The part of an RNA shown here (small-subunit ribosomal RNA, 5' domain) has 509 nucleotides and comes from an uncultured bacterium. RNAcentral holds the full RNA, with entries from ENA, Greengenes and SILVA. It matches the Rfam family "Bacterial small subunit ribosomal RNA". Gene Ontology terms of the family: structural constituent of ribosome and ribosome.

Context: one part of a larger RNA
RNA sequence: GAGUGAACGUUGGCGGCAUGGAUUAGGCAUGCAAGUCGAGCGGGAGCGUCCUUUCGGGGGCGCUCCAGCGGCGUAAGGGUGAGCAACACGUAGGCUAUCUGCCUCCUGGACCGGGAUAGCCGGGGGAAACCCCGGGUAAUACCGGAUGAAGUCUCCGGACCAAAGGUGCAAGUCCGCCGGGAGAGGAGCCUGCGUCCUAUUAGCUGGUUGGUGAGGUAACGGCUCACCAAGGCGAUGAUGGGUAGCGGGUGUGAGAGCAUGACCCGCCACACUGGGACUGAGAUACUGCCCAGACACCUACGGGUGGCUGCAGUCGAGAAUCUUCGGCAAUGGGCGCAAGCCUGACCGAGCGAUGCCGCGUGCGGGAUGAAGGCCUUCGGGUUGUAAACCGUUGUCGGAGGGGAGGAAAUCCCGGGGAGAUCUCUCCUUGGGUUGACCUAUCCUCAGAGGAAGGACGGGCUAAGUUCGUGCCAGCAGCCGCGGUAAGACGAACCGUCCAAACGUUACUC
Numbered sequence: 001g002a003g004u005g006a007a008c009g010u011u012g013g014c015g016g017c018a019u020g021g022a023u024u025a026g027g028c029a030u031g032c033a034a035g036u037c038g039a040g041c042g043g044g045a046g047c048g049u050c051c052u053u054u055c056g057g058g059g060g061c062g063c064u065c066c067a068g069c070g071g072c073g074u075a076a077g078g079g080u081g082a083g084c085a086a087c088a089c090g091u092a093g094g095c096u097a098u099c100u101g102c103c104u105c106c107u108g109g110a111c112c113g114g115g116a117u118a119g120c121c122g123g124g125g126g127a128a129a130c131c132c133c134g135g136g137u138a139a140u141a142c143c144g145g146a147u148g149a150a151g152u153c154u155c156c157g158g159a160c161c162a163a164a165g166g167u168g169c170a171a172g173u174c175c176g177c178c179g180g181g182a183g184a185g186g187a188g189c190c191u192g193c194g195u196c197c198u199a200u201u202a203g204c205u206g207g208u209u210g211g212u213g214a215g216g217u218a219a220c221g222g223c224u225c226a227c228c229a230a231g232g233c234g235a236u237g238a239u240g241g242g243u244a245g246c247g248g249g250u251g252u253g254a255g256a257g258c259a260u261g262a263c264c265c266g267c268c269a270c271a272c273u274g275g276g277a278c279u280g281a282g283a284u285a286c287u288g289c290c291c292a293g294a295c296a297c298c299u300a301c302g303g304g305u306g307g308c309u310g311c312a313g314u315c316g317a318g319a320a321u322c323u324u325c326g327g328c329a330a331u332g333g334g335c336g337c338a339a340g341c342c343u344g345a346c347c348g349a350g351c352g353a354u355g356c357c358g359c360g361u362g363c364g365g366g367a368u369g370a371a372g373g374c375c376u377u378c379g380g381g382u383u384g385u386a387a388a389c390c391g392u393u394g395u396c397g398g399a400g401g402g403g404a405g406g407a408a409a410u411c412c413c414g415g416g417g418a419g420a421u422c423u424c425u426c427c428u429u430g431g432g433u434u435g436a437c438c439u440a441u442c443c444u445c446a447g448a449g450g451a452a453g454g455a456c457g458g459g460c461u462a463a464g465u466u467c468g469u470g471c472c473a474g475c476a477g478c479c480g481c482g483g484u485a486a487g488a489c490g491a492a493c494c495g496u497c498c499a500a501a502c503g504u505u506a507c508u509c
Base pairs, nucleotide, nucleotide: 001509002508003507004506006505007504008503009502010501013359014358015357016356017355018354019352020351026315027314028313030312031311032310035072036071037070040069041068043066044065045064046063047062048061049060050059051058052057079270080269081268088195089194090193091192092191093190094189095188098187099186100185103183104182105181106180107179108178109177111145112144113143114142120135121134122133123132124131125130151160152159153158165175166174196242197241198240203233204232205231208230209229210228211227212226213225214224215223245267246266247265248264249260250259251258252257272293273292274291275290276289295306296305297304298303323349325348326347327346331345332343333342334341335340362392363391364390365389372383373382374381375380396450398445399444400443401442402441405438406437411432412431413430414429415428416427417426418425419424453498454497455496456495457494458479459478460477464493465492466491467490468489474481475480
């Protein structure tokens, strides 16, 4: 000098864009953060309407609500950096050793049957959480048989494996279902090389190193097991200890390098602590399950409940880090044929000079160089065109009004066209529909009015005089100032530098 997720002191007008729990991965009240589908299924309640009735009721249709079964999603998105010195990450490769829901393309298929179970009804237990028994019901839930090769296994003879319907007057055609092949995207595994300090850590290792066989996995493998052999690593630093998420990048520097890994992006890891599996295409399963533990809460004392390292918010610790805000309008995600619903992702607003950038606090004239202040050799000098005063402008801020854009899709109504042609898809065209929040910019009003400070002035280093103090009080980055004329302490005046900031501290180059 440059820099920072900064903090502190003094000061503080406006805006844009960024950014904001770095410490206790300490504990958490409250609300919200993952649902959706009635075009998979059967019910319950309410309302409307129609039919029927022995007036008790029974039945049909439609709408709304409610759980339940079932499907897809909940493995994404969001948070954090504890752990990890490792194929974790980075880079270059390998898998003839692999898996892959949804999506795209191609190809073939969907036949015949069955038994249950929630909801519901009846009964029971419990303070609650919730649970038990009996009856009965549906499905795109579950099961059996058939068919079955382009699939799998194969001793090449053969053996084995599937399915579901829905909408609609109407389905080869729309939405789905099953088998196979290919793709895209995703994931898993392996390898070369690279990746901090410590030798005041020198030896480490028994599934250890290799083999045979078996098991297991989507898959190779000592991954696991039985048997056999006795190996494997290490001064080119094994093993141990300490520290640390890694990278793209970022800061600095002429570069080499050094330092660093906030925000954003990729990967990894974690989710109260430790362990475990289940489900599933996929699981460290953050807001799933089980067990143990600590902690906290409810209790009728028998027993239960919970997990903010999601968004806000709270306590604590700390030098220190924000609103218990608005909206799904946009982008994206989940579900759905769709309308749509959900979305603390996201988009916005709020708070903080935390940073960067921009703008303003006026402009022109104005000397009897006013008053006051300070200095003085008492003549004057300086503050200083500074002010007053005259003229002028209207940025920003204030009040009122207009206003492009962020929005084009979806969807609805109508016209035209194309494609296996009444259910579908695509193209085109006219009209209608959608903004939480923000606003470019313009007009009107008033009026210089509301808007400047901080540090420093001995040398380094730009800018000095007077007074006070008297090795005191104090200053200080280094050298050093202060013991009676202190340009170094304190004040005043004046000046210098930067400016909505200026200094100090900490850290990096």